Annotation:
Small-subunit ribosomal RNA from Tubulanus punctatus, 1503 nucleotides, folded computationally. Rfam family: Bacterial small subunit ribosomal RNA. Gene Ontology terms of the family: ribosome and structural constituent of ribosome. Model confidence (mean pLDDT): 82 of 100.

RNA sequence: AGAGUUUGAUCCUGGCUCAGGAUGAACGCUGGCUGUGUGCCUAAUGAAUGCAAGUUGAACGAGAGUUUUUUUAAAAUUCUAGUAGCGAAUGGGUGAGUAACACGUACUUAAUCUACCUUUAAGUCCGGAAUAACUACGGGAAACCGUAGCUAAUACCAGAUAUUAUUAUUAAUCGCAUGUUUAGUAAUUAAAAGGGGCGUUUGCCCCGCUUGAAGAUGAGGGUGCGGAACAUUAGUUAGUUGGUAGGGUAAAGGCCUACCAAGACAAUGAUGUUUAGCCGAGCUGAGAGGCUGACCGGCCACACUGGGACUGAGAUAAGGCCCAGACUCCUACGGGAGGCAGCAACAGGGAAUCUUCCACAAUGGGCGAAAGCCUGAUGGAGCGACACAGCGUGCAGGACGACGGUCUUAGGACUGUAAACUGCUGUUAUAAGAGAAGAAAGUUUAAAAGAGGAAAUGCUUUUAAAUUUGACGGUAUCUUAUCAGAAAGUAACGGCUAACUAUGUGCCAGCAGCCGCGGUAAUACAUAGGUUGCAAGCGUUAUCCGAAAUCACUGGGCGUAAAGCGUCCGUAGGUUGUUUAUUAAGUCUGAAGUUAAAUAUCGGGGCUCAACCCCGUUCCGCUUUGGAAACUAAUAGACUAGAGUUAUAGAGAGGUUAGUGGAACUCCAUGUGAAGCGGUGGAAUGCGUAGAUAUAUGGAAGAACACCAGUGGCGAAGGCGACUAACUGGCUAUAGACUGACACUGAGGGACGAAAGCGUGGGGAGCAAAUAGGAUUAGAUACCCUAGUAGUCCACGCCGUAAACGAUGAUCAUUAGAUGCUGGACAUUUCAGUAUCGUAGCUAACGCGUUAAAUGAUCCGCCUGAGUAGUAUGCUCGCAAGAGUGAAACUUAAAGGAAUUGACGGGGACCCGCACAAGCGGUGGAGCAUGUGGUUUAAUUCGAAGAUACGCGAAGAACCUUACCCAGACUUGACAUCCUUGGCAAUGCUAUAGAGAUAUAUGCGGAGGUUAACCAAGUGACAGAUGGUGCAUGGUUGUCGUCAGCUCGUGUCGUGAGAUGUUUGGUUAAGUCCAGUAACGAGCGCAACCCUUAUUCACAGUUACUAACAUUUAGUUGAGAACUCUGUGAAGACUGCCUAGGUAACUAGGAGGAAGGUGAGGAUGACGUCAGAUCAUCAUGCCUCUUACGUCUGGGGCUACACACGUGCUACAAUGGCAGGUACAAAGAGUCGCAAAACCGCGAGGUCAAGCCAAUCUCAAAAAACCUGUUUCAGUUCGGAUUGAAGUCUGCAACUCGACUUCAUGAAGUUGGAAUCGCUAGUAAUCGUAGGUCAGCAAUACUACGGUGAAUACGUUCUCGGGUCUUGUACACACCGCCCGUCACACCAUGGGAGCUGGUAAUGCCCAAAGCUGGAUAGGUAACUUCGGAGCCUACUGUCUAAGGCAGGACUGGUGACUGGGGUGAAGUCGAAACAAGGUAUCCCUACGAGAACGUGGGGAUG
Repeated sequence: AGAGUUUGAUCCUGGCUCAGGAUGAACGCUGGCUGUGUGCCUAAUGAAUGCAAGUUGAACGAGAGUUUUUUUAAAAUUCUAGUAGCGAAUGGGUGAGUAACACGUACUUAAUCUACCUUUAAGUCCGGAAUAACUACGGGAAACCGUAGCUAAUACCAGAUAUUAUUAUUAAUCGCAUGUUUAGUAAUUAAAAGGGGCGUUUGCCCCGCUUGAAGAUGAGGGUGCGGAACAUUAGUUAGUUGGUAGGGUAAAGGCCUACCAAGACAAUGAUGUUUAGCCGAGCUGAGAGGCUGACCGGCCACACUGGGACUGAGAUAAGGCCCAGACUCCUACGGGAGGCAGCAACAGGGAAUCUUCCACAAUGGGCGAAAGCCUGAUGGAGCGACACAGCGUGCAGGACGACGGUCUUAGGACUGUAAACUGCUGUUAUAAGAGAAGAAAGUUUAAAAGAGGAAAUGCUUUUAAAUUUGACGGUAUCUUAUCAGAAAGUAACGGCUAACUAUGUGCCAGCAGCCGCGGUAAUACAUAGGUUGCAAGCGUUAUCCGAAAUCACUGGGCGUAAAGCGUCCGUAGGUUGUUUAUUAAGUCUGAAGUUAAAUAUCGGGGCUCAACCCCGUUCCGCUUUGGAAACUAAUAGACUAGAGUUAUAGAGAGGUUAGUGGAACUCCAUGUGAAGCGGUGGAAUGCGUAGAUAUAUGGAAGAACACCAGUGGCGAAGGCGACUAACUGGCUAUAGACUGACACUGAGGGACGAAAGCGUGGGGAGCAAAUAGGAUUAGAUACCCUAGUAGUCCACGCCGUAAACGAUGAUCAUUAGAUGCUGGACAUUUCAGUAUCGUAGCUAACGCGUUAAAUGAUCCGCCUGAGUAGUAUGCUCGCAAGAGUGAAACUUAAAGGAAUUGACGGGGACCCGCACAAGCGGUGGAGCAUGUGGUUUAAUUCGAAGAUACGCGAAGAACCUUACCCAGACUUGACAUCCUUGGCAAUGCUAUAGAGAUAUAUGCGGAGGUUAACCAAGUGACAGAUGGUGCAUGGUUGUCGUCAGCUCGUGUCGUGAGAUGUUUGGUUAAGUCCAGUAACGAGCGCAACCCUUAUUCACAGUUACUAACAUUUAGUUGAGAACUCUGUGAAGACUGCCUAGGUAACUAGGAGGAAGGUGAGGAUGACGUCAGAUCAUCAUGCCUCUUACGUCUGGGGCUACACACGUGCUACAAUGGCAGGUACAAAGAGUCGCAAAACCGCGAGGUCAAGCCAAUCUCAAAAAACCUGUUUCAGUUCGGAUUGAAGUCUGCAACUCGACUUCAUGAAGUUGGAAUCGCUAGUAAUCGUAGGUCAGCAAUACUACGGUGAAUACGUUCUCGGGUCUUGUACACACCGCCCGUCACACCAUGGGAGCUGGUAAUGCCCAAAGCUGGAUAGGUAACUUCGGAGCCUACUGUCUAAGGCAGGACUGGUGACUGGGGUGAAGUCGAAACAAGGUAUCCCUACGAGAACGUGGGGAUG
C1' cells in the first nucleotide's frame, strides 16, 4: 500500500467480498513446561450448607469456673449473657433503574453540616429517680411475652457556673444585593469530682467528658459547558412560572401551605417514545474520527417488589425496623420465620465462565490504654492454552542416495541427510542433597538525651541486649547423577493468496469468504503422496475498527450514472461595499490554577530475558488574570462604485376586460341536377330515387384565428399569435439629479402553476376517451374505416400534478475569439438579449466552453447499490380522483452511465453475382432405373440429414466382398513378437463321415540336408474388435467462396477498449490501380508464374503424310521431306499504336493481327465460420469385451413393399418412326488381353485362328447429318413397360438375385397443378464414342471425347446470396437474440382483518396499611413543679399516601378464519408490450376501457 467481482473487450459510477489488528469469547482437532494476568457478557432467576462485624472487664452490676493463701473470706485469673460505649452509613457485590446537574469539567456556597483525628482556649461543681440482668409466678407448639420484686454505671434526670456559642438589638468599618467584620447591651444553653497509673500529696500524669475557636477529612446545595436515537413524537405545563407571607431543613429554593398575578418551556427541538449506568480509559486508525465502557481506579444508583420513617455526626440503612405484595419454609392451624447483585458451593438458563481451599505472616480496616480479638477486605494456593511472554521436543557427521510409499516419458524422480549408523550435549524431565528474600514492627530489660514537673509514673527522641512472628512452602533458587531418552500438531495448496500430482466420483456425493467448481481425463469434491504457512497451538464462528474518500471537518457529489424543490415572493437564520474613531465578545499572546492515581509517550531501573513491576518526564480541555487591536463583531459618524428613485425615448403574441372582423367546417331553407357518394392497402358498415354527393343563393350557430411566422419577440415559470379601445406589470438605452448599503440567499410560510379530472350554471360547430358497427386477424377487447357521448368553449370554485427539461437552483466577480439574428433611426464601435462554432480550462466519456458543465465567493434544496416501492402504515390536504410526507421484513451481486468492436434491423446509400428480368431446355404428371425415409423382417449391417444428406461413402452386394441374421465349430487364437520341448517333415494326394469348417485312416507320396525355414505341443506376456466417444484428437474434406477480403511493423490520435493505415473521390473482375490524405511501408489473398487449347516459325521425319516422278485394287511399293500430323524448342498480345474524354488510373472507338483488352478452359481456395462430415480408408487418447463385442465355416440378408421424397433414363411423336443407301471424328483400351479374316447360327454367340506388348494389329460400326422410299395424326408402323416361351455367355454356383438374344405380348403416357432447376457461346440443346471398377453384371450412374449447333440480356424496381460505408440497439450463445404481464403450482417474509389475549405509562373516582405531622376527646404516667400542671406514652381522629378496586381512553406486543399485493423457484399455460422505424416511434402526467402484457383520448418531452 491494495486486490477480486457488472463487459466480447474498455473507461467510469457503484455496491458486495477479501488480505490487517482486537476480544471477559465460544466451537472442532491437538496438547510438554514456567511466569504474569484473567474467568456468569445469559435468569437484578431461585436460595441446601458454612463463613463474610464485631470489640471494650482500664464504664457497670451479676453469674460460672480455675489457681494461690492455713479456713471463713480475700486476692489473682479465665469465660459468659445483660446494661453501657464505639463500630455496624466503611469494606465487598451488582448495573435493574436513570437521557438526569446522574456523570465529566470548570466555578460557586456572602445559603451549609462534619463523629473519630490535630492545634488552641476555658472547664469537668452539686443532687436525684429508675431499669435490664437476676429471683418468683404465669401464657405460648414455637418465635417470644406478661405480672410482681431486687440492683449498678461513663445509662437517665434536675440544679449551679460560662465564652468570640445562640437569639434580639446599637454604633462604626468593609463589600457584591441578601450581607461581612469589629466594639457594645440584654436574655438563653454544659459536663462523667468517671476509669487506670504514680504517689510523701494542696496531689500529679494518662484515657475520657463539656463549651468555644481554627484546621484536616468527608458530605449537602447551586450554576456554565459537554456527550444517544426518533418530527411517522409539535405543541407541553395548574404548584405549573413568578410574587407576598408563613412553615420546614444543617442549608438557598413551590421544598410545603395560604393568597395574588398569568405566566413558564418549545423548531438553537419543548413534550413524548425507545435505548443506555457516566467517566479516567480500552480497541482500531497516518490522523481526524469510529466503536466499546470486562479487569484496575473515580462518581452514581440498587439490595426480593413497592411505600415509610426511627436511631445517628453521617442512612431514608437493607448480613436494622414497620407496613403492603409475590414467593419459599416451620407449625400443635392459634401463629411464626426468611431475603447470597458478600466468599465458596447448588439448581436453572445458556454456545459459555473456576475451589463448599489456606492464612491473618504481609497491606489495610473496626474495637481496645495495650496485649489482643475480628476481618471470604486482603495475601496466597487450586482449576481452565482464556490471553500475553518465555523455554523445550535435541546437536554434529552420515549415500550418486537403503527399505517402504507416491509419481513416471519405465530411463528415472520425490520423500531425502531424512532414517539406519557413529560421536556429542543435558535446557526441560527423573532422583538425591542444600535452601532463601518477603520481618517491618511488637513485648521485656537496660541505658542516654530533651521538655515539663516539688518528685514519681508518664511524654518525646535515640541506643543496646534478649525474646517472638511465614499462609505461600521444603516453594523460588543452587549442586550432583542418569537417559536422546518422556514431549507436534493444525490449516491450506483454482484466482485473490505462499503452496501440485495421482486415484476415486461423474451436476451425484459434495465444496464455497467473493468470483465460482462437479454432467468420464476435476491442481476447486473425497482419499493418498508431496508442498506451503503458523506452531503448543492451529483453524472456524461471532462482534468492533480499518481497508471504506462507501456520510467526505481533514476528504465526495447532483446535464446523461443516485441526486436542483415546477416557478417566484418573502419570515427567521446565514452571508455582506469604502472609510474614521471607540470598545475588546470572537481572535492572537504572556502568566497562574486545575486537568486524581493507574494507563499511554520518552528516559532509566528490578525479576537470568520477556511478559510483569518500580522511578522520573510529557499531556491539545476548562477557569482566572495581564497585554495587542490587523481581521470578524458591537457602538457612533462619513462616502458612492452595490441596490433603488426620478426624467426622456424605445421594442414586444406580457396580463385583464369590452367590442369588431373575414376565411373555413357543419346545419337549415330554396333552386339546378340525376345515381351514385363516401371510405380503404383492398373493402364493408354508413349516406342516397322520401333526390344524397356536386353546384348556386340566403340564413343560423359555435370554435379557432391561414398568409405574415423567423434556432424572431415577451413573460418568474406554466405560457402568450385576427383587429380596435380602456386599464395594467415588467424590460432596455441615455443623461443629470436624489436616497445612502436600503444588498444576496432563503428552513418553515405564501402566491402562481400545461393537460386531464371534479362541483354549479350556461354553451355545444368541429374534434373526440367511453360505446356501437364494419374490416383485418388464428384471435383483435387494437392499429384502419363509419358513427358517436362525456370532454374540449364561457363564468365562478376546487385540484396542484407532467420528460412542469437546458433532465443544468439563485446571486456576484474573473477568464481568447469568430459568425449570424432582435432592440437602441442609420453607421464602425459599444450596450442588453438570443443562436452557432471554438481557445485555455473542465469532464468517465459524450460534451460544456463570457448564456460554463472553467476559476473563485455566499446561501438554499437534494443523493448514498439494485429490487421490494414512491408501496405499506400513521399524519396533513382534497367533494372525489388523488396529492404531500414516506419505511421495513425479505431477496440479490450486481443494477447503471459513456464510449468501442462486432452481429442484427419488416433502417439508409452504393456495388456485384444465371440473383431477378429477357430467352432456351427441363423437373413436378406416366413407366422404368437408382438413392433415401417409412414399414416389414431372424437380419433387412453402418454412416451421410436445409443450403453443405438422398445415381452420396459404393470406380460396380449371386458366393467372396460383409461389417448384419440363423446354425455349426475354435480359444495364446485367422494375424505379430518372445521362450521351452519335440518332429523330419511341411505343402500335397486318396478314402470315409459331414452342409462345410473339420475329424478319422496313417493309406499313398517323400526321405539328400538339417543351421535357416516349416510343423506340432506347452507356457504366459499378449493378440484381436467395422465395439463406444468426430463433443478428447491427427490427417483428409464440404460450405460461405475464386467472394475480395484478412492482418502486421513503425509512427500518430485516444485515459482506455480501440482508431488511423483499410476511410474519401474516381476506376477495376479484383484492398486492381490513380488522386487526395497522419500516415509510411509490409505480409497472406487478387493478378502473374504452371497445364491444355487457338497462329506461325525452327529442328526431327516412323508405325504418321503423299505435292511432284514411277508403281499398285489399295501410300501397296520405290521415292520424297513440300503439306497434314506428331514431338521438342521458340515467337506472338503489352492498352504496344491511333482518335476522343479524363490530373491520373482508366474508359469508348479504330487500325493491324490467328488471337484484343484477365483470348478460352483448367489447376490453384487468404484470416476464419459452421464443437459442419469422417474413430467404417488410415492413425490415435480414454472407456468397454477377452471359451467373446475375437476367429473360421455353410446358408440367408443388404435386392423385402400399402406408401412418401430426391436424382435420372425412355417417351408421349411427322423438325418424327421404320426400311434401304451414302459420308465425316476425337479420345481411349488391349497378353489372365484386344481379336481380324473365314465358316456356322435369324440373333446373342460359337468354331478355328492371322496380327498386335500397339501413330504398325484389334476393339471399331461412329451417331445425328445427307439421299431415296414408306407412314399421315391414331394410343398409331408413336411408346416400349409388363408377361409367356425358347436360347446365348460368364462363373464351383445365375432359385432367392446377373446381363444379353429371338419370337410373341404391347401397360401407362396425347407435353404435365401449386411450385421449382440448369444455362450467356462452340455455351444451352441434341448426337453418338471411349474408359475406370469388373469373371459377369444391375451403368439409364460416374469420368472423359468429339459431331451438329442456337436464342436472349431493356435493365437493377423486386426475390435470394455477398461486399463496402453509414445509422439505431436493452443483442455478444450475437434476432433461432433479448424480454413483459396475467394465470397455474411450491415455499418465504409482510400489510389489512371480525376479533381474541398480554404489557407499559398516565388520568378520574373509591378504599386506604405502616408512618411523619396536625388536632386535643379519653386513658396512663418515677425524676421537674409555683402542686394548677408541664412533658411523655397509649387509644381516638384529620391531611398526605404505597398496594388494591372501578372506569373510559392512549401507546405497544403476540395471535387470528379470511384476504391484498411482494419475493424466490432449469425446461407449465396465454399472448407478444419493450429493445431495430421492434413491425402502430417510445416515454411522462391524467382520464376512461380491457384475460394479460396493454389500448385509446387530451396536453407535454426527445432520452